Large-subunit ribosomal RNA, domain IV from a Candidatus Omnitrophota bacterium, 337 nucleotides, folded computationally. NCBI's taxonomy places the organism under Bacteria, Pseudomonadati, Candidatus Omnitrophota. Model confidence (mean pLDDT): 88 of 100. It matches the Rfam family "Bacterial large subunit ribosomal RNA". The full RNA is in RNAcentral, with records from ENA.

[in-house]
Context: one part of a larger RNA
RNA sequence: CUCUUGCUAAGGAACUCGGCAAUCUAUCCCCGUAAGCUUGCAAGAAGGGGUGCCCUGAAUUUUUCAGGGUCGCAGUGAAGUGGCUCCCGGGACUGUUUAGCAAAAACACAGGUCCCUGCUUAACUCGUAAGAGGAUGUAUAGGGACUGAGACCUGCCCAGUGCCGGAAGGUUAAGGGGAAAGGUUAUCUGCCGAAAGGUGGAGAAGCUUUGAACCGAAGCCCCGGUAAACGGCGGCCGUAACUAUAACGGUCCUAAGGUAGCGAAAUUCCUCGUCGGGUAAGUUCCGACCCGCACGAAUGGUUUAACUACGGGAGCGCUGUCUCGGCAAGAGACCCG
Numbered sequence: 001c002u003c004u005u006g007c008u009a010a011g012g013a014a015c016u017c018g019g020c021a022a023u024c025u026a027u028c029c030c031c032g033u034a035a036g037c038u039u040g041c042a043a044g045a046a047g048g049g050g051u052g053c054c055c056u057g058a059a060u061u062u063u064u065c066a067g068g069g070u071c072g073c074a075g076u077g078a079a080g081u082g083g084c085u086c087c088c089g090g091g092a093c094u095g096u097u098u099a100g101c102a103a104a105a106a107c108a109c110a111g112g113u114c115c116c117u118g119c120u121u122a123a124c125u126c127g128u129a130a131g132a133g134g135a136u137g138u139a140u141a142g143g144g145a146c147u148g149a150g151a152c153c154u155g156c157c158c159a160g161u162g163c164c165g166g167a168a169g170g171u172u173a174a175g176g177g178g179a180a181a182g183g184u185u186a187u188c189u190g191c192c193g194a195a196a197g198g199u200g201g202a203g204a205a206g207c208u209u210u211g212a213a214c215c216g217a218a219g220c221c222c223c224g225g226u227a228a229a230c231g232g233c234g235g236c237c238g239u240a241a242c243u244a245u246a247a248c249g250g251u252c253c254u255a256a257g258g259u260a261g262c263g264a265a266a267u268u269c270c271u272c273g274u275c276g277g278g279u280a281a282g283u284u285c286c287g288a289c290c291c292g293c294a295c296g297a298a299u300g301g302u303u304u305a306a307c308u309a310c311g312g313g314a315g316c317g318c319u320g321u322c323u324c325g326g327c328a329a330g331a332g333a334c335c336c337g
Base pairs, nucleotide, nucleotide: 001332002331003330004329005328006327007326008325010323011322014321019318028050029049030048031047036041038149052070053069054068055067056066057065058064071075083316084315085314086313087312088311089310090308091307095107096106111147112146113145114144115143116142117141124133125132126131150303151302152301153300155233156232157231160230161229162226163225164224165223166222169221170220171219175215176214180210181209182208183207184206187202188201189200190199191198192197234252235251236250237249238248261295262292273289274288275287276286277285
């Protein structure tokens, strides 16, 4: 010097990103206990007092209580064994999770809503199939999606995308259909040639190649519906008898222009916004304001008792976290082996 542990004058968070760590607290009995609240809680709230042993008494051996006595620095005498309070944010809660850096505000959750499913093989899932699950269930059932206790609510837009419904019209595949055209040539025929033969033209049937009109479903176009489906929810200019502001007006655009509530917020760039509170001093915190860069209503909005190894802020108590160190014990480090 390092590690583990114990003690420490005065101060008491001045430490630090942050009271991280370590103290404090602690058993049982009695007294006492606020806001808030879903009346269950909050609550062991907080805050006080007592606690050993012996004798006597009360109804009584135990137990409990009362009185008296007695010892120690200390009586839950060791070990083990809650520090507390206040204000916000998030998530209702108990639960679950990254086996081995994350336990959380993430996941789940009861509750809510929407969609699918009427059962001989439901919908859906696995499988090529057989078959199995769903379910020895049957719409108060099963599957899928979103939201996430409770309370108060959940506005406008169906133009786009999706889904559902519709079938009049347009478009449309295979297929049907077969107009027409081409190839081939029995035959007829032109020219050259004495003939053999050569070289052209027309061309039936059959075979064959191509193939128009027309008929032809779903889908798409089209017509409606649907947002707790995916999603979206404006701009400019002017105006009141101080000024400022604009209830009001004009105009352009849109499918419709953000309602209630909340708001510098887990969201606010400018920003340490401004005001108030708390501090001697506060980029954090709490309460307000609202010019919301860029909240907003089940990608839920606001609020909420209880809960929380969650995040932020404040205080009391307490302390070697610190001022600022010191001392002690043990294990290393160092020396010999």